[in-house]
This is a predicted complex of two RNAs, RNase P RNA and transfer RNA, with 379 nucleotides together. Rfam match: Bacterial RNase P class A. It is annotated as a ribozyme.

RNA sequence: GAAGCUGGCUAGACAGUCGCUGCCUUUUUUCAGUAAUGAAAAAUUGGGAGAGGAAAGUCCGGGCUCCAUAGAGCAGGAUGCCGGUUAAUAGCCGGCCACCGUGAGGUGAGGAAUAGGGCCACAGAGACGAGCGUAUUAAGUUACGGUGAAACGCGGUAACCUCCAUCUGGAGCAAGACCAAAUAGGCAGAUCUUGAUGUUGCUCGCUGAGUCUGCGGGUAGGUUGCUUGAGUGUACGAGUAAUCGUGCACCUAGAGGAAUGACUGUCCACGACAGAACCCGGCUUAUCGGCCAGCUUCACUU
RNA sequence: GGGUCUGUAGCUCAGUUGGUUAGAGCAGGGGACUCAUAAUCCCUUGGUCGAAGGUUCAAGUCCUUCCAGACCCACCA
Numbered sequence: 001g002a003a004g005c006u007g008g009c010u011a012g013a014c015a016g017u018c019g020c021u022g023c024c025u026u027u028u029u030u031c032a033g034u035a036a037u038g039a040a041a042a043a044u045u046g047g048g049a050g051a052g053g054a055a056a057g058u059c060c061g062g063g064c065u066c067c068a069u070a071g072a073g074c075a076g077g078a079u080g081c082c083g084g085u086u087a088a089u090a091g092c093c094g095g096c097c098a099c100c101g102u103g104a105g106g107u108g109a110g111g112a113a114u115a116g117g118g119c120c121a122c123a124g125a126g127a128c129g130a131g132c133g134u135a136u137u138a139a140g141u142u143a144c145g146g147u148g149a150a151a152c153g154c155g156g157u158a159a160c161c162u163c164c165a166u167c168u169g170g171a172g173c174a175a176g177a178c179c180a181a182a183u184a185g186g187c188a189g190a191u192c193u194u195g196a197u198g199u200u201g202c203u204c205g206c207u208g209a210g211u212c213u214g215c216g217g218g219u220a221g222g223u224u225g226c227u228u229g230a231g232u233g234u235a236c237g238a239g240u241a242a243u244c245g246u247g248c249a250c251c252u253a254g255a256g257g258a259a260u261g262a263c264u265g266u267c268c269a270c271g272a273c274a275g276a277a278c279c280c281g282g283c284u285u286a287u288c289g290g291c292c293a294g295c296u297u298c299a300c301u302u
Numbered sequence: 303g304g305g306u307c308u309g310u311a312g313c314u315c316a317g318u319u320g321g322u323u324a325g326a327g328c329a330g331g332g333g334a335c336u337c338a339u340a341a342u343c344c345c346u347u348g349g350u351c352g353a354a355g356g357u358u359c360a361a362g363u364c365c366u367u368c369c370a371g372a373c374c375c376a377c378c379a
Stems, first nucleotide, its partner, number of pairs: 001298010012267007020050002023047002026043007052273001056284002059282005064172004071204004076168005081095005096110001097108004111163002116161002118157003128153001132145004176224004186215006198206002217378003231250008268271001303375007312328004321359001330346005352368005
């Protein structure tokens, strides 16, 4: 210098003007609505905040809520080398083994085929359990046998059934709680105290009177759940690491047809994928580039 | 936002316990029959089984991850 491997950070910057959605704050008044409740106006009100590393896919796991304080058994499902980590996982970390790569490194659902069952197409004489052919030997003794992934054998296959070990209840914020309004509080069928329904497979246990389906009717309102959390940053310590502990500092969207934008100016490397909807931890997928750290191979120079 | 399911020829569907070359009907093309058309009969084209990867000797089928599409879920009684 070139080509790579692994890990991390960032995701145009600055200034001005005008808006949009919440929060805090000062004073009143008014409006909408039957109400719950919400909104607006005025005063120069003032102050502060406002998408992501994936907010995505919903593939795993957990919190939270309801159904017994979530119970027992069977079935079903998931995982699968060994050890650790975590709230938990199929995640992550370390080690072993196998494969790929010159290497740094990467990939791996990697238990059991002597518990048992199934399958092994085509080709091949023969495909799972020993027989067959040739040679050989005292002797089914020993050796070889074109095909095929596998052939004369303690075969292969468990991302086929299964066995073993461990784990596992179901539904999901449209969960759930409260307030208000309205009506035809309706009709038909099925089932039910001989226990329906719920516990989303079955039985037991618990619950204890309606439940399910179809048609029809009414409301399409408000509050809460809702964001302070397994939180973020930093320092020190334990540990190879994942991770954990302690101290200090910080508060960082909470909407509800759904805000987070537009314009102007300057600069550069000219800006990708893409938009929160109860919240977290992972995984996977999409992504223009830029920067940093460690390491490998090759070439050259000294 | 949450949940469930589907994807095979232009369309509608089969495809068994993984097995040799994935089929059927309609549609399309050609031919026969007819004076001509339709109907009928014969022949024929057309598939990377939604995409990629993995397990296996072998994948439409088994597993994983993506892509596309469809359906259901408010409250009152």